[in-house]
RNA sequence: CAAGUAAAUCGCCUUAUCGCUGUUCUAUUUAUAGAAUGGAGGAAAGUCCGAACACCGUAGUGCAACAUAGUGGUUAAUGGCCACCAGCCGUGAGGUUAGGAAAAGUGCAACAGAAAGUAUGUACAGGUAAUGCUGUAGUGAAACCAGGUAAACUCUAUGUGGUGCAAUGCCAUGUAUACCAAUGUUUGAGGGCGGCACGCUCGAUGUUGGAGGGUGGGCAGCUAAAAUGUGUUAGUAAUAAUACAUUCAGAUAAAUGAUAAGGGCCUGUUCUUUUAGAAGAGGUACAGGAUUCGGCUUAUAGAUUUACUUAAAUA
Repeated sequence: CAAGUAAAUCGCCUUAUCGCUGUUCUAUUUAUAGAAUGGAGGAAAGUCCGAACACCGUAGUGCAACAUAGUGGUUAAUGGCCACCAGCCGUGAGGUUAGGAAAAGUGCAACAGAAAGUAUGUACAGGUAAUGCUGUAGUGAAACCAGGUAAACUCUAUGUGGUGCAAUGCCAUGUAUACCAAUGUUUGAGGGCGGCACGCUCGAUGUUGGAGGGUGGGCAGCUAAAAUGUGUUAGUAAUAAUACAUUCAGAUAAAUGAUAAGGGCCUGUUCUUUUAGAAGAGGUACAGGAUUCGGCUUAUAGAUUUACUUAAAUA
């Protein structure tokens, strides 16, 4: 230098004009104006896993269902993460695992082969009264009673109550316990307790349908937290402890934008005075809060950094 492996980081900038939105202050015409200040991400995404928080009746028994599956550790918790062992892949750095059980049962199996399972028993040789009765050969991963497969059913062990901030609490406004039909009132309609059964429980101004009346506003929850950054210590690591510093959207149909100019970065092309410069062209991603957090997965133009590897062949 080339080709790779594993991690980590960044992911456009400046100015001008016109706008959006939270908070505070001031002013008044009381819903407007002015000023100050805050205003998306590494994934805010998918909603897959685990929690916080809230409510449901502290959520029973059995069956079913689902999840997990080497050993140890870590964490609020997990199916996440870390370390090690084992298998497989790679020259290697490394990657990867769907890593319990095939002596409970059922199923499945390409090609080859006579035959893959209650054997329609091949060839050669031997043997018998008779018979795959015996040996060898051949096919195959496996061939008279053995194996493979559980990313097939299944079995074993462990675990799992439900619904999600449209939870939930409160304030305000308004209204129709009317009308019609069906059904039901202790001989119980219907609802709740995850899917089923049992069992429990609520239940009459009921339930279902029709046709209607009204409201369709606000506050809290709601952002100071398992928080973020830097350092030190312990630990192989995940991670933990500790010191200092910081406060970083909180909207409600939903703001964080648009336009113009300049610059940066990347990729081609052309030219020149060629370790460089100039001209002009193209590109500058994925995406975007809606209770919060920890993970996982997926998308992502381009750029940067660190550590490490390279058998064979060629130079």

A computed fold for a 315-nucleotide RNA from Formosa agariphila KMM 3901, annotated as Bacterial RNase P class A. It matches the Rfam family "Bacterial RNase P class A". Rfam classes the family as a ribozyme. The sequence is in RNAcentral, with records from Rfam.